[in-house]
Context: one part of a larger RNA
Parts: sequence; C1' cells; structure tokens
RNA sequence: CUUACAGUGGAUACCUAGGCAUUUAAAAGCGAUGAAGGGCGUGGCUACCUACGAAAUUCUUCGAGGAGUUGGAAGCUAACUAUGAAACGAAGGUACCCGAAUGAGGAAACUCUUUAAUACUUCUUAUUGAAUUUAUAGAUAAGAAAGAGCAAACCUGGUGAACUGAAACAUCUUAGUAACCAGAGGAAAAGAAAGCAAAAGCGAUUUCCUAAGUAGUGGCGAGCGAAAAGGAAGAAGUCUAAACCAUAUAUAUUUUUUAUGGGGUUGUGGGACAAUUAUUUAUAAGAUUAUGCAUUAAUUAAGUGAAGCAGCUGGAAUGCUGUAUCAUAGAAGGUGAAAAUCCUGUAACUGAAAGUUAAUCAUACUUAAAUUGUAUCCCAAGUAGCAUGGAACCCGAGAAAUUCCGUGUGAAUCUACGAGGACCACCUCGUAAGACUAAAUAUUCUUAAAUGACCGAUAGUGUAAUAGUACCGUGAGGGAAAGGUGAAAAGAACCCCGGAAGGGGAGUGAAAUAGAACAUGAAACUGUAAGCUU
Repeated sequence: CUUACAGUGGAUACCUAGGCAUUUAAAAGCGAUGAAGGGCGUGGCUACCUACGAAAUUCUUCGAGGAGUUGGAAGCUAACUAUGAAACGAAGGUACCCGAAUGAGGAAACUCUUUAAUACUUCUUAUUGAAUUUAUAGAUAAGAAAGAGCAAACCUGGUGAACUGAAACAUCUUAGUAACCAGAGGAAAAGAAAGCAAAAGCGAUUUCCUAAGUAGUGGCGAGCGAAAAGGAAGAAGUCUAAACCAUAUAUAUUUUUUAUGGGGUUGUGGGACAAUUAUUUAUAAGAUUAUGCAUUAAUUAAGUGAAGCAGCUGGAAUGCUGUAUCAUAGAAGGUGAAAAUCCUGUAACUGAAAGUUAAUCAUACUUAAAUUGUAUCCCAAGUAGCAUGGAACCCGAGAAAUUCCGUGUGAAUCUACGAGGACCACCUCGUAAGACUAAAUAUUCUUAAAUGACCGAUAGUGUAAUAGUACCGUGAGGGAAAGGUGAAAAGAACCCCGGAAGGGGAGUGAAAUAGAACAUGAAACUGUAAGCUU
C1' cells in the first nucleotide's frame, strides 16, 4: 500500500413530538373587588415541572358524561366510584407574602406601631376659615367601587440624533427615521368646504388603483417628489356661540353681571324681528341610552352517526387473491406493513340548567315644517391680516401663494370677508377665527379552525428534552448543548469469570451486529490477519 474482518465515530436516508408563514373568524385588554410578574408553601412517600393557596395536586352548585380514577410519572401504600367517580363546560367560594403596594418603615417576598389602617390625589357634602370688611386660599370630618400600575403591535401628539449617501465635505441626505416622553382606542387620526376647479362643473373625511417617477424641487449635485381629474371600497350627517324672549340672581340707581330655559345654525346668504300658512299627538326618524321570566340566532360542554369477510404470505395484515358493502361520510389520525367499511373521527342532524354576545320586538327616551316682508339688530377679536424670526407644505427665501408657531402691530359684519401660487382688476368659488360624527383603513401579546412547490434536529424559534434553563459577567447584558430500543418491556430469571465495570452462557423477541453508551450506522481515525513493496 492492497484486501478482508472488526472497533471508533455519528454523516446519510427515514421519522416528528416543535417551529415558520399565510388565510378566515373571534377578541382587542387586565388592575385598589389589589393586576402583570414573582416569593414561599400545599401530595401518604415528592428533588423538578404542572396545578392549586393555610378550605392549598383543590371546595360548592348547576349542566353534560357513563366506568373507571388518585397530573407529567413508573412503583409501593392507602383510598374514591352506578347514592354516578375521574376527565369536560358555566357560575360561585377560598385565594399566605411581595409587587401600583396604599398604616409606618424597608436592602421586594421582611420589620414595627397602634386607634389594625382608602397612603396620596380628585370629586361631593358638612363644619370651619387667614393676610383682608365681604369673600377666597387653606384646615377638619364624613362620603364616593374616581385616578394610579401592567401590557406585543397598530394610532395621535411632544422632544429629536448619528453612522450613512453626496464616491471628500459644510447647504442637502440619512429623517422628522431611530431613541425617549405623554396620551387614547379597539381601532386611532381625519371629516361635513372661508374646499377643488375653470368658462364645464364637482360637492365631508378615509383607503386602494391610476395620474407619475409626471408637474416641480435640488451645492439644479446626491437626491427628494406632489395635486386635481378618472376608476374602485365605503358612504351620514349633525350640535353650539350671537341677535331676540322669559325666569331667577347679584350689584345699587344708571342699567349692567351671572345662571337656567326658549330661540337659532346658513352662502341661489342665513337668522333675529314683523306678518301669514300648516301640524298638532299621531306619524316618521334615531348614530341615544335603560329595562325585559320577551323572541330568534351565535357561542362557551356534548350526543347520534353508514358500510367486510374468507384464503395466502408473514412475528403481526391495513398487503396480495377472491368475492361484497356504504357514501350528504373516499378529511385526517391511530391500530404489530399500505384500512371509506377495526378504533377515534368525518358528512349530516340534534343539543344548554348557567354564563356571554348580537339582532329583532316592546316600553321608556330624543328629534322634527314652510312662505312673504323689512333692512333695525346678529352672524365666533387681540382674531384675520401686516412686519420680523422660524417651521410645515414636492416647493432648500425663491416671483412664493397656502398652513402653523414666537415677538410687535392690528381690521371688517353682508354695500361684508376669504380663496383661485407675488400683486392689481374683472370673473368664479367659498363663509375662517366653536364642537361632535359610523363605515371603508392599520395592527396581532392572544383564542379557534384551516392551509403550505415552508423546515425536518448544525434545519425550523435562542428553546421539539429542567430553555431564556445550565453557564459567563459586579452589572446592563450575553447565552448554549442535548430527539429516535421494541409492535409490546416481553428491559435479560438462573449459572459462570470478576472487587466492580464489563463479559460468556441461558432465556425474551421477527430481529439483540434492536441490550438501554440501545433504529439506519458513511468518512476521518484505530486494531487484527494475509499478501505485496522497501
């Protein structure tokens, strides 16, 4: 070196208990009635996980269920159960200590006090009560299931980077991104034109397609980047302020303040005011709550549920052969190999004492018309606008409209005001300086069902096993490895060698080169034997 036989090792193929992604529904919160998350306990024997809480691997009631049961997890022991256990669903009970943690303290799961506790804040009521007369601030007490804290993303607002790109870099970009803070909801935000448009017209908002990488913007560099129109989804509109009227209240002579109710809500301007008509208590509408032994449906357990035998091979039949059956069920999984007809199921149908949800109904509740006239009154003020300094808009100060903020200044009330990208005129469109509003849209910590030209143990989650564990770090934090006996333990009685480990017989099994360091068992590597070469 070759060949053969072994060992070691754990690749490969097979498998899946776990992941990944998506879809459709549900739910979108929990918490001072003490949460999330923990500590410590609880079992006959109990280290860990799970469950539970001194009523402690659980208690009660109501359903459903029907023969076994005392979790993972065997074993021993002792029990429960047809007087219906266990497992399942609903509603209750109990629920140590810490934790927002809340009697005080504290180095969390502990300590201390005594009157054994709403600590603090808020609100209500009562009693009081300063500077300061009235008053107010404040104080005290009682009452109020108010607030707080946690939680994955989505949402709104506030604060707001840098690496980076520009092949350097400063305007610019990254980006109003990351991060931090505040707040809300099941969605949020936006929203019923001081809007778009263009000689024609539209008619709140939102989202998608398109317009379009267009118009623009830009050390006109890098880059950034609309809108209308058009097509879809979905459609829903409303309430105040003011003028005026009434009542009450306070002030104190002079008509002013405050509160409540009526009135009123718009751009072919509207309303008040004056006059007229209609309707008058039935009808209609409702996005509002509340009630109901109301009705229906869904949901939280369940129940019924068709149809195959023989022979052959084999350790085993679901295979093969023969000959049958059911199908609103030939989804799937399991069963000693590959099962529509063996089991669990599946299609279909049925089902709730109790709880939850939705719709409907009923009752209560809320809302409700129009014309003409006149030109007296009202139509959101430190507002709009302007100057200046910034910001947002595709728009970097530009010819820079529009929107927002700081400082200063500062209008008009319908013969009015704003906009149509400086500005002016004409024309057209609208009515700011108050508020609310479902749906179409975004997301998934979570629940259920399903799907996959997704992974198959160095993959797929970091985690298929005691996994955020072991271990590392003062700490923030970092962070693994580790799956497969067999159909069934039938897990090897007994004998032999040995101190044991380990092995040889025997026995089990289809198989033990399936023996627990256990399925398959590649290579590197190691050994033995033979041959060849030196």